Small-subunit ribosomal RNA from an uncultured bacterium, 1447 nucleotides, folded computationally.
Its mean pLDDT, the model's own confidence on a scale to 100, is 84.
Its Rfam family is "Bacterial small subunit ribosomal RNA".
The sequence is in RNAcentral, with records from ENA.
[in-house]
RNA sequence: GACGAACGCUGGCGGCGUGCUUAACACAUGCAAGUCGAACGAUGAAGCUGGGGCUUGCUCUGGUGGAUUAGUGGCGAACGGGUGAGUAACACGUGAGUAACCUGCCCUUGACUCUGGGAUAAGCGUUGGAAACGACGUCUAAUACCGGAUACGAGCUUCAGCCGCAUGGCUAGGAGUUGGAAAGAAUUUUGGUCAAGGAUGGACUCGCGGCCUAUCAGGUAGUUGGUGAGGUAACGGCUCACCAAGGCGAAGAUGUCUAGCGGGUGUGAGAGCACGACCCGCGCCACUGGCACUGAGACACUGGCCAGACACCUACGGGUGGCUGCAGUCGAGGAUCUUCGGCAAUGGACGCAAGUCUGACCGAGCGAUGCCGCGUGGAUGAUGAAGGCCUUCGGGUUGUAAAAUCCUGUCGAGGGGGAGAAAAGCCGAAAGGUUUGAUCUAUCCCUGGAGGAAGGACGGGCUAAGUUCGUGCCAGCAGCCGCGGUAAGACGAACCGUCCGAACGUUGUUCGGAAUCACUGGGCUUAAAGGGCGCGUAGGCGGGCCACCAAGUCCGGGGUGAAAUCCUCCAGCUCAACUGGAGAACUGCCUCGGAUACUGGAGGUCUCGAGGAUGAUAGGGGCAUGCGGAACUGUAGGUGGAGCGGUGAAAUGCGUUGAUAUCUACAGGAACUCCGGUGGCGAAGGCGGCAUGCUGGAUCAUUUCUGACGCUGAGGCGCGAAAGCUAGGGGAGCGAACGGGAUUAGAUACCCCGGUAGUCCUAGCCCUAAACGAUGGGUACUAGGUAGUAGGCUUUACAUGGGCUUACUUCCGAAGCAAAAGUGUUAAGUACCCCGCCUGGGGAGUAUGGUCGCAAGGCUGAAACUCAAAGGAAUUGACGGGGGCUCACACAAGCGGCGGAGUAUGUGGUUUAAUUCGAUGCAACGCGAAGAACCUUACCAGGACUUGACAUGUCGCGAAUCUUCUUGAAAGAGAGGAGUGCCUUCGGGAGCGCGAACACAGGUGGUGCAUGGCUGUCGUCAGCUCGUGUCGUGAGAUGUUGGGUUAAGUCCCGCAACGAGCGCAACCCUCGUGUUUAGUUGCCAUCAUUAAGUUGGGCACUCUAAACAGACUGCCGGUGACAAACCGGAGGAAGGUGGGGAUGACGUCAAGUCAGCAUGCCCCUUACGUCCUGGGCUACACACGUACUACAAUGGUAGGGACAGAGGGCAGCCAACCCGCGAGGGCGAGCUAAUCCCGUAAACCCUGCCUCAGUUCAGAUUGCAGGCUGCAACUCGCCUGCAUGAAGGCGGAAUCGCUAGUAAUCGCAGGUCAGCAUACUGCGGUGAAUCCGUUCCCGGGCCUUGUACACACCGCCCGUCACACCAUGGAAGUUGGCCACGCCCGAAGUCAUUACUCUAACCUUUCGAGGGGGAGGAUGCCGAAGGCAGGACUGAUGACUGGGGUG
Repeated sequence: GACGAACGCUGGCGGCGUGCUUAACACAUGCAAGUCGAACGAUGAAGCUGGGGCUUGCUCUGGUGGAUUAGUGGCGAACGGGUGAGUAACACGUGAGUAACCUGCCCUUGACUCUGGGAUAAGCGUUGGAAACGACGUCUAAUACCGGAUACGAGCUUCAGCCGCAUGGCUAGGAGUUGGAAAGAAUUUUGGUCAAGGAUGGACUCGCGGCCUAUCAGGUAGUUGGUGAGGUAACGGCUCACCAAGGCGAAGAUGUCUAGCGGGUGUGAGAGCACGACCCGCGCCACUGGCACUGAGACACUGGCCAGACACCUACGGGUGGCUGCAGUCGAGGAUCUUCGGCAAUGGACGCAAGUCUGACCGAGCGAUGCCGCGUGGAUGAUGAAGGCCUUCGGGUUGUAAAAUCCUGUCGAGGGGGAGAAAAGCCGAAAGGUUUGAUCUAUCCCUGGAGGAAGGACGGGCUAAGUUCGUGCCAGCAGCCGCGGUAAGACGAACCGUCCGAACGUUGUUCGGAAUCACUGGGCUUAAAGGGCGCGUAGGCGGGCCACCAAGUCCGGGGUGAAAUCCUCCAGCUCAACUGGAGAACUGCCUCGGAUACUGGAGGUCUCGAGGAUGAUAGGGGCAUGCGGAACUGUAGGUGGAGCGGUGAAAUGCGUUGAUAUCUACAGGAACUCCGGUGGCGAAGGCGGCAUGCUGGAUCAUUUCUGACGCUGAGGCGCGAAAGCUAGGGGAGCGAACGGGAUUAGAUACCCCGGUAGUCCUAGCCCUAAACGAUGGGUACUAGGUAGUAGGCUUUACAUGGGCUUACUUCCGAAGCAAAAGUGUUAAGUACCCCGCCUGGGGAGUAUGGUCGCAAGGCUGAAACUCAAAGGAAUUGACGGGGGCUCACACAAGCGGCGGAGUAUGUGGUUUAAUUCGAUGCAACGCGAAGAACCUUACCAGGACUUGACAUGUCGCGAAUCUUCUUGAAAGAGAGGAGUGCCUUCGGGAGCGCGAACACAGGUGGUGCAUGGCUGUCGUCAGCUCGUGUCGUGAGAUGUUGGGUUAAGUCCCGCAACGAGCGCAACCCUCGUGUUUAGUUGCCAUCAUUAAGUUGGGCACUCUAAACAGACUGCCGGUGACAAACCGGAGGAAGGUGGGGAUGACGUCAAGUCAGCAUGCCCCUUACGUCCUGGGCUACACACGUACUACAAUGGUAGGGACAGAGGGCAGCCAACCCGCGAGGGCGAGCUAAUCCCGUAAACCCUGCCUCAGUUCAGAUUGCAGGCUGCAACUCGCCUGCAUGAAGGCGGAAUCGCUAGUAAUCGCAGGUCAGCAUACUGCGGUGAAUCCGUUCCCGGGCCUUGUACACACCGCCCGUCACACCAUGGAAGUUGGCCACGCCCGAAGUCAUUACUCUAACCUUUCGAGGGGGAGGAUGCCGAAGGCAGGACUGAUGACUGGGGUG
C1' cells in the first nucleotide's frame, strides 16, 4: 500500500459496487421449465341464436361458438443458474493439426412431398393396493408407428483421369449395389424428405508453458509395438486374439503432499513475489458409488435403473426424497443479507400469433463492507467575558472560539408537480392509430427555522503533536527499543495539541522496504559457507585460418494474442466514484522472406594449447629384500659393598637372596643422533641410517613428431594421519585403563613408582581430524626488491665475479582489493570457464527414515519450541597468580608502639519512657561535638498555648517601661501600684506593648538517589586535554610513543607533526646568611649610675619588622651523543627542589552532609509547631577502634640548681602582701599589652635514700574531710588533703608510625569554656638508629601483550542436582485414515448367446401355419457396493522413558 475481511468505539445523507472465505454439513416451506388446440382424439364454459314448457324469468332442447384442459404427438428440458469436492491432467493457457470427425433449431441452393396398412393412450367397464402406483377387457385419432413406389449429385465396392503432405485426396466421369417423406391452418404461408454448401456448437491429436518433495530411484503386463478383428461420429490397446519384448526415468519416471486453470488482482522502479472474491473464457461436479436409455447433443443439478448412507410416510406388505438454483432454517464459525416486487426493459423456451413460462434478469430491502461525493453552517465579532487548565502569580492558553449582530437554506423533514428508462408489438393497403412502468425518480415549487446531523486514535524515539495531577516495579503500557521502585512528556485522569474525519483504531493476511535466495542483483582466509585428496563418466565451457549451412541471433511482412481490466485522449451522469467511445498495449506463439559478424553444425587446414620423442638433472616419492652401529632393556659371568631411584619437598618402588655403579659376552624389539636447513619430494594423507632390485612423477635442453587430442567434473571409482575393530605374529622402550605414593578441603588430575591394551609386522576393515594456507581447479594479464633449491645460456685467458632465462620455495612491498586484520605475479588484484558450499543464534550435526560398517560409528539430515540477538575485525579502557621499566616508610634494615592491664573516650550491640540524629573498609569509630549538670537538645514523661517563641501586612487600644501580691514545679493565670516620653505642617507620624480577624508563620519532619555550596579519597600521584595538520570508512590514533634524563609529560635528542591549555616547577608565607633603614615597650660594647639596662646615654651588638642581596648546575674536572643531565670538587650561611607550609589537574566513588547554611518537591498545621518542669543523650552480661598511665633502677623519691618558644588577657589576665598543708581565699598595684599579668617550663645537672620486691614500682577503686564555678554539682563537674592500694613483671595470631632536628622523649600555651581536656591545634627542649637493596606483600606511573570483562575480575561464566511449565523423540500396545494387490460374492446395465415362452404391421401360405423381426426369460463376460486375508504409507493416543527449552 491492499483486502469478499473481522473486532472495538462512534455514526447525518446520497450515488456506484459488494456480501457463508468455515461444514461439497443437514435441510421445513414456497417458487426456479415449460409451451403448442395452426399435429390428434376427447371435453365442450361464457356469449349469440332457433324451438318447446309455462308460475315472464326460470327451465328443457337444437345450432353456432370456442374458453378450459388430463392424455397422444412435437419442440424444449444437454441452455440459463450454482459450487470449488475432485483433478498435477492435453484439465488449463498459447500455437498448430484432423487427408481421422459430428452438428437440432438458423441461412443459401437444387429436387420432391405419391400410395397403402395395423395399432395405441385417453375414454368406458371390471379389478388389486393404506399409499405410491397398477392389472385385465373393450373402443378410438394423428405431423405417433409401419409397408410399397419414385430418385440423385448420398453411402459402399471398383475402373479411369488429375493432384498432394506419408497414410492418401479430388472429379455433375464409367459399372454394380443400398437407402426417403406428413401433414396443419386457410389464401398465402408454415411444415416434411433427399442432397450440396454456409454459419454455429462440439469431438479428437500434437509442440511449448505454469506447484512442493529424492527422507519417493527405479517404475510398467494391455504395459510398448505389430498383424487381424470388433467398436466409435471419428483416429487409437479404445477392446479382443495371436506374435514380438519392448516403452518411461537423474533434463526427475513412479510415489506422496497441495491445488480447479486462465484473462486478471494486489504490490513493486522493474525483474519478480503473493493471490485467482465479484466480472469474462474453459474444464469438473450435482447426497455417495456404478450404469446405461432417450436424443442433433447427456452417460443428464430440479430424467431413469441399481447399490449405500441419511431423512420422512406407512395399514409393516411397501413406498418417497436429494437447495453446490432464489429466498429461508438448523449447525459450524471471529464472520457474510429479504422465506421482497416485476416480467416494464435485456435475454431465453414454445407458439403463425396473441401470449404463456422464466428466483436468468431488471429492481427494491438489509449491512459504513468498500470506493466516491455532500453536509453538520457563513460573515462580522476583544472586555481577549465566564468557566477549565497551567503559572515564574506578572500572566499565558482554550480563543474569534463562545455570547452577540447580520445572513444563507445545501442535506434531512412535510406537502405538491414531474421529463426519462418505450422501442418494439398489435390493427391497418398505406397514411396513421393504439397498448404496455415492477422500480427509481433526476429536477422544480411551497413550508419552516441554525434549527435534526462529530467522532476516533494518538502525543518518549521511530512519528506530526506536552503539560499538570494521581499512582509508586503496584496498578498498568508495549509494534521494536523499552516505560513504572515518590518530582513518570511512556501507566490512569484532566487540559491542551497532532493526524484523519462519517469515520477512526486494532487484529489477521499479503507485497514493499529485504541486494534478507541476489536473473536484473549476494557471497564462501578470520563473520554462515571450498568437498580431506586425486582419477574420471554424463554435462558445461573451449586455440588460429579458409569457404559452406542458417539451428541460436538480427531485420522486415502476415496470422493470432476474446471481451472486460490497466494506460492515454475524448465523452455521459451538476463533480467524482461509475459508465461509454477511440487509440495504445497485450513484452507471447505460429508463419513467410531476408542478413551471416558472433555462437552452433558439417568440411578442409595450421601450431602457440595439450601430448609424444631424444639428451641430461635433482630428490626423506612409492614397494620389496638385505645389512649396520649407537642407545635401551633383559639374561649370564666378573669387580664392588649400601644404598639406588625419584621430587618443589617426599614417599610408594628396587637393594645384603648383593641393587645402583662398572667390565665382558649374548639375546631382543623399536627408532634411525650428527648432516638437517621457512632445504627436498609427493595430489593429499605423508616421506629421513645404508645398499640393491622394481616403479610413479617433476624439471631443464633440442624444437624433431602428432595436430585442439583441451579445462572442469554431478553421480562413480580409488587413496586417505591418529585412534579403533577382526585374525595371526611380535613386544625393547613408551604407555590409555588400572594399582600404589604424594599434593589437596577433596584430587576419580597435574608430579612420582609400576603397568595392560595399544604403539611394530602380515592380511582385512574403519573413513574421520584445527584432513589448515581455516584460501577448490584451470588459463591469461597486472610495479619491483630480496633470499634459497634444481637446471640452462652468455661474458671472461683461468679462477672469482657479472648479465639473461625456466621451474619450484621464503620474506618485504606499488597499484588494486578488503569491514578491518591483512593480501599483493604462489592474490584475497583484473577477467573468463567448471565444480562444491552458505542464508540469524539455540534446539542440532540431534530425532526420524534410508544407506554403509563386525562394532565403534560414518554419510545423508529435519521439525516443534525458544531468543533478539549470536558473530567478525578493529578501538578505548579496565583486568591478568602476563612481560619490561619505575616510584613510594611498599617491603627490607632499624627505632618506638598497638593487640595483654587499668582508666579515659568513640562505636557496635543490648537495655530503656527516652537512651535524639548523622558518620560505617581504606577514606566511620578522642568523627559532626573548639568542650550534654539546667540551657545546649533535636529525644522521653507530664503541664500548657494556638496568627502562635520569630517576620510582613490590616484594624482597634495603650507611651514605652518599672514594680508589688496570690496561685503554681515552672510556663502560665489572676489582682494591684508607679509612670505619661520623642517628632509634628496639629491632620498625624516613628518606635514599643496589648487585643482581634485573616493572609500566613513555624517544622533539627522525609528525600544528600531531586539539588547548590562545602568536604573526603585516589594523590602533591604526574598526569589530563585542546587547536590546526596528518593517518584511519569509523571508533580513534598521532602529538603524549621511542633513545636518554628527572622528584616531575623535568629537560634534551629523534620523530607527521607543530603549537597551546589545566597540572609539575616557579611566583606566596615561614625558617636558615648578610646588607640597608628604623630604635620603643627591645638591646647594652664603650662612659656614668643602680639592688636591678634601674636611670643618663647610645643604637655598635642581640632583637624587632620592612626593603633588598644571596643559589643560577653560575665555575672547574670527569661521564654522556659536541645534548639534556649525572658524578666529584671549589667557593659559600646554605648546592643541586636548602628545610617546612600554603597550593590538590581532568576525573572516580549516585562517597559525605537537607542536622551548619541555602533550596525543589512531598508531609504536619489546637501539631511533626511553640513554651515549661523533670528525666535522657552519662544506662551495661559484652565486642571493637583511638588514646592516657604503667608494669620500673636509662627508674622512683627527697633536697638544691639551669635553660625556651609560641601564645592569651577588660564580664579578662591578675603581680606584690596576708591566711590556708593544699585546692583556694582576702586585700589590691599594673595592664586594652615587645611596657603589666598568666609564668616556677619539664626532661636536664648535683647530692642523699630505695636494691629487684607486686616493691619507696604502678596508681585504679573506695571512704572521710574540704575548695571552686554556677539559680542548681543526686542522677551528672573539676580540684585539694588524708586514708585505701586493684589489675599490671613488656603482652598470641595479627597489626601501626617514622629516613633528621625526623623517630623517641620532655614539658608549655591556646581555642572551646561560668565550670570541666588523657582530646584537638600549636610551641619549643633533649635528641637517635638504619636504608645492602627491589626477589616478595600493598598502592601508584609508563610501554607492551591476552581478553568471551565495559556495573569493567567484588567481572564474566560451565555442568549436575532440586522445583514449575512448554514443545518434542522412543515405547509393550490401542485406535483411525488412505492406497494398491490377491481371493470370494456379484446389483443395475451394455454386449454376446439362446434349442424356452410370447408376438399387430412385412414376406410366404395348402389359411393350419411358417419365415423374418421383436419382447420376455435364461446363460456367459465385464461390473459398483460388500466380505476375507496379508501388506505399504500416514495420523491420533500410550504406562514408562530420553534428551531439549524457559523461569